Source information: This is a predicted structure of a 73-nucleotide RNA (transfer RNA) from Centruroides sculpturatus.

[in-house]
Order: sequence, then structure tokens, then C1' cells
RNA sequence: GCCCGGUUAGCUCAGUCGGUAGAGCGUUAGGCUCUUAACCUAACGGUCCGGGGUUCGAGACCCCGAUCGGGCA
Repeated sequence: GCCCGGUUAGCUCAGUCGGUAGAGCGUUAGGCUCUUAACCUAACGGUCCGGGGUUCGAGACCCCGAUCGGGCA
């Protein structure tokens, strides 16, 4: 230098054919328990990496950039 893949909640990751973003863990509160742990319930939680474009509508498509990982030279 070229090619491929990733970037979404505090963490690990889903998100189909473009239609108003979820799970588990975590944290907090409550239940249960002699108490703790475990278990159960609820709540909390998002600039979907950044910018631009397409579209009635973009996490998803297109372009540019950033960053991480891998491959080739």
C1' cells in the first nucleotide's frame, strides 16, 4: 500500500426483507431466608464509532473518515 471482518446499554453480544432497539450479566429496590448466598419479581439503563448521501422512513443500503483484529505484498 491492497483486501476482509468488527464497532449497538457499565460488560459480553443479538437485531431476518429498511418500519419507532433487545437478551444475558451488572447495578438498585422489593420478596424469600434466623442471616448470607442462591432463587423469584420489578426498575435503572442507548449520540446504534463520527460525518455525509439515498429514502416517506436507516442500527441495517451507498460514500468518506476513525479505531480494533486478521490476511496479502